Description: RNAcentral holds the sequence, with entries from ENA. Predicted 3D model of a 313-nucleotide RNA (Archaeal signal recognition particle RNA) from a Thermoproteota archaeon. Lineage of the source: Archaea > Thermoproteati > Thermoproteota. Rfam family: Archaeal signal recognition particle RNA. By type it is a non-coding RNA gene. The literature on the family includes a 2002 paper in Curr Opin Struct Biol by Wild et al., "Towards the structure of the mammalian signal recognition particle". The family is grouped with related families in Rfam's "SRP clan".
[in-house]
RNA sequence: GGCGGUGGUAGGGCCGGAGGGGCUCGGCCUCCCUCAAAUGCAAACGGUCGAUACGGCACGGCCAGUAACGCAUGUAAGCUCAUACUAGGAAUAUAGAGCUAUAUGCACGGAAGUAAUGAAAGCCUGCCCUACGGGGUCGCCAUAGCCUCGUAGCCCUUCCGGAGGGAAGGGCGAAGAGGCUAAUCUUUAGAACCGAGUUAGGCCCGGAAGGGAGCAGCUCUAAUAAAGAGUGGCGACGUUCGUAGGUAACAGGCUUGAAUGGAAGUGCAUAUAGCUCUAUAUUCCUAGUAUGGGUUUACAUGCGGGCACCGCC
Repeated sequence: GGCGGUGGUAGGGCCGGAGGGGCUCGGCCUCCCUCAAAUGCAAACGGUCGAUACGGCACGGCCAGUAACGCAUGUAAGCUCAUACUAGGAAUAUAGAGCUAUAUGCACGGAAGUAAUGAAAGCCUGCCCUACGGGGUCGCCAUAGCCUCGUAGCCCUUCCGGAGGGAAGGGCGAAGAGGCUAAUCUUUAGAACCGAGUUAGGCCCGGAAGGGAGCAGCUCUAAUAAAGAGUGGCGACGUUCGUAGGUAACAGGCUUGAAUGGAAGUGCAUAUAGCUCUAUAUUCCUAGUAUGGGUUUACAUGCGGGCACCGCC
């Protein structure tokens, strides 16, 4: 080393999946993906092992001296995936044909209604609108300013007189008159003083006559204020008139003299929507067949997988 026999059972061996990626010095695992028949716990700042690595712990199962088991091949029967084909079905899309409905347009058609108490058409006017122009109503604002003449009176200058005063010239200038302007009128109020006129009494000058200042009172009434009217300007409006233009319908009038109107229905065309059929294509589903792949179970073959003792060669 070969052959044969005996023994040993928890000691030992094996099963409870595989492949790819990733991690790692490397192997395995948790992780991701694929296959799908495949116990539990922990595990990516990871778990465990060391080329005798192809995990660790637990639990369960199998096994006899070659089995259990692993790999390869084959056979049979399943499961599954892919491809192709066939059959059937469904959906979608396209094309064609047909049908139905609706809408629109055109054509045919000609119902109701209206009409000699006047159709259609035309003209004029009205209504309505726009523009321009003129009124009306209402509201707001304004109603000043300037020039000329110029009485009373005041101021200045000169002259005269015995005083009060007088005369002339110039200037200002109430009241008043006239003019330009739309810028006027009425009423009421309006001072003790700062507006005007008149001025009893009293006061002053004076021989007297006469004159002066001037209170009260009275009259007028300035400045000013209010109200109303008129006038001017601006604006507003359920206002009104005129001219011109526009205008679908409606109203009135005139001309004219017989139609007007356009429902149902039919046809054609177009569009939209829906339905049916045919063909093609695509997708999906079901079934079957074939081929191939993966995988499970059973069997077969081969290889691997051999501890102890005894006997023989």